[in-house]
Molecule: c-di-GMP-I riboswitch aptamer
Organism: Desulfuribacillus alkaliarsenatis
RNA sequence: UCUCGAUAAAGGCAAAGCUGAUGAAAAUCAGUGACGCAAAGCUACAGGGGCUACAAUGCAUACGUGCAUUAUGCCAGCCAGCUACCGAA
Numbered sequence: 001u002c003u004c005g006a007u008a009a010a011g012g013c014a015a016a017g018c019u020g021a022u023g024a025a026a027a028u029c030a031g032u033g034a035c036g037c038a039a040a041g042c043u044a045c046a047g048g049g050g051c052u053a054c055a056a057u058g059c060a061u062a063c064g065u066g067c068a069u070u071a072u073g074c075c076a077g078c079c080a081g082c083u084a085c086c087g088a089a
Base pairs, nucleotide, nucleotide: 004087005086012037013036017032018031019030020029021028022027035077041082042081043080047079048078049075050074051073055070056069057068058067059066060065
C1' cells in the first nucleotide's frame, strides 16, 4: 500500500412507528425512537435501477372527471463511483 473485518479500543450513523413543518405526490427537514450499518460519509442530466406525476401532451367523457405517457421532482439504508477512522487474525 492492497485485500480483509475481532465478542478489540475510541467514537459515529439511525429503519419502521409517532409528533410538528414543507410538498400535488414521491419524499425531505426537526424532535422522539433503534431495525439495522465498517462506509448507513459524499456524489442523482452527462453509470444502471427504483419511486412520484403538480404540470404538459394524447385519448375518452355523462363536462363532474377518468385513463395513458413523460422528470423538469425525488431515492446514496438498491447496485455503482469517489473518499475515509481503527488494526486482531